Background: A computed fold for a 331-nucleotide part of an RNA from an uncultured Flavobacteriaceae bacterium, annotated as large-subunit ribosomal RNA, domain IV.
[in-house]
Context: one part of a larger RNA
RNA sequence: UCAUGGCUAAGGAACUAGGCAAAAUAGACUCGUAACUUCGGGAGAAGAGUCGCCCCGCCUCGGCGGGGCCGCAGUGAAAAGGUCCAGGCGACUGUUUAUCAAAAACACAGGGCUAUGCUAAAUCGAAAGAUGAUGUAUAUGGCCUGACACCUGCCCGGUGCUGGAAGGUUAAGUGGAGGGUUUAGAAGUUUACUUCGAAGAUCUCAAAUGAAGCCCCAGUAAACGGCGGCCGUAACUAUAACGGUCCUAAGGUAGCGAAAUUCCUUGUCGGGUAAGUUCCGACCUGCACGAAUGGUGCAACGAUCUGGACACUGUCUCAGCCAUGAGCUCG
Repeated sequence: UCAUGGCUAAGGAACUAGGCAAAAUAGACUCGUAACUUCGGGAGAAGAGUCGCCCCGCCUCGGCGGGGCCGCAGUGAAAAGGUCCAGGCGACUGUUUAUCAAAAACACAGGGCUAUGCUAAAUCGAAAGAUGAUGUAUAUGGCCUGACACCUGCCCGGUGCUGGAAGGUUAAGUGGAGGGUUUAGAAGUUUACUUCGAAGAUCUCAAAUGAAGCCCCAGUAAACGGCGGCCGUAACUAUAACGGUCCUAAGGUAGCGAAAUUCCUUGUCGGGUAAGUUCCGACCUGCACGAAUGGUGCAACGAUCUGGACACUGUCUCAGCCAUGAGCUCG
């Protein structure tokens, strides 16, 4: 000096990012126990008291009542909840990054949409076949939300999905008008060519016909998603219930709101403190909340996150001492 353990005057979180760590609490019995609540809880709430030994009485043999004794101390050592207030998130028990993250992430019961009538849909496989399921729509698969309570507004223009089939477009195929090459032959004439050219063969090929899809027409948002701007106006001022205008598929409803979302921002006001960028309650000017990408609440629960209080303490003011082990110095 380090590690581990023990003690400490006065103070008691002044430490620190943060009470991290430590201390404190602790058993059993008796009494007592708030807000809130889904009436189950909350709750061991909180808080207060008793506990040893001896004698007597009672006894349901577990104890109870009375009297007395000792100590600083009687669950006499050890082992054995700290508690409360308020808020965020997630309802809950559960699951997870084996080896830096346990959470507000995942799951969940519940809710919804969608597909599927059985040789089911879906999935694996080249197939046979298998799972689904020895199940049958109160079933099975996919997607989203996530207990419960109150609710879940407007938009189908875009994208997707479902349905429709009149018209437009449209492949291979069908079709075969026409054209090219070839020549038996015919005609012409410079006797070797030119022109025409049936059948056959071959090359090419127009019109016409031709499904789904797309265009088109509807439906559908607990499908993917989206949910405006400018100007004026009231008898102080300010503001604008009101009006005008432009644009849109429709212009954000209820609720919430400086929020796990607010840049400006330590917004403003109130509370708590002597003093509060955090916290709580409001306000609304929402840079850039908002309704199953769920909205707002919510008892219980949480090794969750945030703020406060009591108790407690070497966390600190500010250090000191002791024990054990290691180091270091000397030998």
It matches the Rfam family "Bacterial large subunit ribosomal RNA". The coordinates come from a structure-prediction model, not an experiment, and the mean pLDDT is 87.